Predicted 3D model of a 353-nucleotide RNA (Bacterial RNase P class A) from an Actinomycetes bacterium. Lineage of the source: Bacteria > Bacillati > Actinomycetota > Actinomycetes.

RNA sequence: UGAGCCGGCCGGGUGGCCGCGGCCGGGCUCGACCCGGUCGAGGAAGGUCGGGGCUCCACAGGGCAGGGUGCUGGCCAGCAGCCAGUCGAGGUGACUCGCAGGAAAGUGCCACAGAGAACAGACCGCCGAUGGACGGCCCUGCCGUCACAGGCAAGGGUGAAACGGUGCGGCAAGAGCGCACCAGCGCCCGGGGCGACCCGGGCGGCUCGGCAAACCCCACCCGGAGCAAGGUCGAGCGUGGGACGGCCGGCCCGGCCGAUGUCCCCAGGUAGACCGCACAGAUGGAUGGCCACCCAGCCGGACCCCGGAAACGGGCCGGUGGACAGAACCCCGCCUACAGGCCGGCUCACCGU
Numbered sequence: 001u002g003a004g005c006c007g008g009c010c011g012g013g014u015g016g017c018c019g020c021g022g023c024c025g026g027g028c029u030c031g032a033c034c035c036g037g038u039c040g041a042g043g044a045a046g047g048u049c050g051g052g053g054c055u056c057c058a059c060a061g062g063g064c065a066g067g068g069u070g071c072u073g074g075c076c077a078g079c080a081g082c083c084a085g086u087c088g089a090g091g092u093g094a095c096u097c098g099c100a101g102g103a104a105a106g107u108g109c110c111a112c113a114g115a116g117a118a119c120a121g122a123c124c125g126c127c128g129a130u131g132g133a134c135g136g137c138c139c140u141g142c143c144g145u146c147a148c149a150g151g152c153a154a155g156g157g158u159g160a161a162a163c164g165g166u167g168c169g170g171c172a173a174g175a176g177c178g179c180a181c182c183a184g185c186g187c188c189c190g191g192g193g194c195g196a197c198c199c200g201g202g203c204g205g206c207u208c209g210g211c212a213a214a215c216c217c218c219a220c221c222c223g224g225a226g227c228a229a230g231g232u233c234g235a236g237c238g239u240g241g242g243a244c245g246g247c248c249g250g251c252c253c254g255g256c257c258g259a260u261g262u263c264c265c266c267a268g269g270u271a272g273a274c275c276g277c278a279c280a281g282a283u284g285g286a287u288g289g290c291c292a293c294c295c296a297g298c299c300g301g302a303c304c305c306c307g308g309a310a311a312c313g314g315g316c317c318g319g320u321g322g323a324c325a326g327a328a329c330c331c332c333g334c335c336u337a338c339a340g341g342c343c344g345g346c347u348c349a350c351c352g353u
Stems, first nucleotide, its partner, number of pairs: 001349010012294007020040008028031001042324001046335002049333005054226004066222005071085005086100001087098004101217002106215002108211003123156002125152003130149002132146006164182006183207002185204008230275004236270001239267004243262002245257004295322001297320005304315004
């Protein structure tokens, strides 16, 4: 100098004029009024994904069903969050990403291609020792030919994946068939770590594919609805009850009846109001607009000034210029959107000393 990685932060400023909402104070001509003061969006207010507060409903206990979570340790009120680590994958690297329990409990699936896709399989190919057919010879045998029975899985080919890899031996040809080394798996032992796990050694030819974001198994967890929750007050009209009225001879109690009436009383519910509700606040919803100057950035510039050999950079001048978005019960997280910019740490490449 260039290219990148990670973390944190800002996300226009000042002034003037006009305007909007809440609260407080004052004024009068008491109004959907006027004046003054004061407060008035975000890092995500967004998505409503996960927790919690708050409220109402439900609730002995256990199980089934259903749903969620799923490496380890810690933090947190709690979470699917955060921090630190393990393992795996990607990157030269800084670093990033992971829906990361179990596939040797069982069932199921693995397109196309291919002979064969999971107690394998034989298309091309190799062999044909043994058995068979034919022929030859020096004929109890040996040799040759065939590729018939049959053997093999090395090489080719298919595929995302083909039942360990390399080498030597072995064989008719071959093959963990045998051996050496390597890789994986299982078991055992030793060491380190709280743990996930890691390091080392030994034994066993054990070589066992993938998918659980398929069913399933294992462990742990889980009541439902949401501020239109819910609470208080409560008209008008209507409804129900009472009092007054009638009947049961009168009175008290009690019962029955009433379509009528009443400046009477009571009840629940409706409209509505208030609370819930906040040092912005809600009511279909205020927090804005214009102008001037300035700022980051971007574009252009014949002359002028500074640096430079130049390219060019800076000054200066002109133009342009600021995203995503907008609380609605509150809080903690996560995710998503975002013009432009600042700060810090780190990596790689090249150059100079």